Source information: A computed fold for a 77-nucleotide RNA from a Terriglobia bacterium, annotated as transfer RNA.

RNA sequence: GGGGCUGUAGCUCAGUCGGUCAGAGCGUCUGGUUUACACCCAGAAGGUCCACAGUUCGAGCCUGUGCAGCCCCACCA
Numbered sequence: 001g002g003g004g005c006u007g008u009a010g011c012u013c014a015g016u017c018g019g020u021c022a023g024a025g026c027g028u029c030u031g032g033u034u035u036a037c038a039c040c041c042a043g044a045a046g047g048u049c050c051a052c053a054g055u056u057c058g059a060g061c062c063u064g065u066g067c068a069g070c071c072c073c074a075c076c077a
Stems, first nucleotide, its partner, number of pairs: 001073007010026004019057001028044005050066005
């Protein structure tokens, strides 16, 4: 330098064909239970989906550029 994949909650991830779709598990917090802790039960908080722009009536989803991570190839030494 060229190419591929990925980027969504604190963590690991799902999200189909663009439309009331912003979710799951774990974790955290509160309450119940217990002598107490854990387990278990009930509930709650937590995001504007990497950034910017574009397309569209409408973008987590499509397009472009950039950034970050991983992988492959090439080049230099």
Rfam family: tRNA. The coordinates come from a structure-prediction model, not an experiment, and the mean pLDDT is 80.